[in-house]
c-di-GMP-I riboswitch aptamer from Candidatus Desulfatifera sulfidica, 74 nucleotides, folded computationally. Of the family's consensus pairs, 94% are formed in the model. The coordinates come from a structure-prediction model, not an experiment, and the mean pLDDT is 84. NCBI's taxonomy places the organism under Bacteria, Pseudomonadati, Thermodesulfobacteriota, Desulfobulbales, Candidatus Desulfatifera. The sequence was found by an Rfam model in a public genome assembly.
């Protein structure tokens, strides 16, 4: 070091299911609870997927870019 990503440390997120709440619904939020995660931090910019009768929304833990961020074995 703005490479890299381990049988490493100290940490951090938290899927599926339940509870409540908000929503036309996908879905979010709050507590519970770990499937997993080197960006599962942040962004709806560009696909894709899900909702809606449609406007319009929704997923960042689907993939691509963009920014930002711990350690430091070899």
């Nucleotide at each position: 070091a703005u490479a890299a990503g381990a049988u490493a440390a100290a940490g951090c997120c938290a899927a599926a299911c339940c509870u409540g709440u908000u929503g036309a619904a996908a879905a979010a939020c709050a507590g519970g609870g770990a499937c997993g995660g080197a960006a599962a931090g942040c962004c709806a910019c560009g696909g894709a997927u899900c909702u809606u009768a449609a406007c319009a929304g929704a997923u960042a833990g689907c993939c691509g870019a963009g920014c930002u961020g711990c350690c430091u074995c070899a």